[in-house]
RNA sequence: CUUAUCAAGAAAGAUGGAGGGAUGGGCCCUGUGAAAUCUUGGCAACCUAGCUUAACGGUGCCAAAUCCCCCCGCAACAACUGUUGUUGAAAGAUAAG
Numbered sequence: 001c002u003u004a005u006c007a008a009g010a011a012a013g014a015u016g017g018a019g020g021g022a023u024g025g026g027c028c029c030u031g032u033g034a035a036a037u038c039u040u041g042g043c044a045a046c047c048u049a050g051c052u053u054a055a056c057g058g059u060g061c062c063a064a065a066u067c068c069c070c071c072c073g074c075a076a077c078a079a080c081u082g083u084u085g086u087u088g089a090a091a092g093a094u095a096a097g
Base pairs, nucleotide, nucleotide: 001097002096003095004094005093006092011040012039013038014037015036019029020028021027024069025068026067041062042061043060046058047057049053066091071088073086074085075084076083077082
């Protein structure tokens, strides 16, 4: 860079000791213990094997829709130029190439 997917699913323990949810805003999680590392377990089905399953293996993942919004358009309501719903884009994540 290209393609596909992203409203489903799945946590305990040890060490650690204050952050984390990508970024801005919001809203959340967190000393009833954050991040990180390790162990064990699980989910899933991208690769692989197989041939419609999840056995072995390579990744990935295991709060909240990618937690929500942001940008363009459409619809309804409203009149503060806002609220709600929704298509798409952008950005991001993962896999394969």

Predicted 3D model of a 97-nucleotide RNA (SAM riboswitch aptamer (S box leader)) from a marine eukaryotic metagenome. Of the family's consensus pairs, 94% are formed in the model. The RNAcentral record of the sequence draws on MGnify.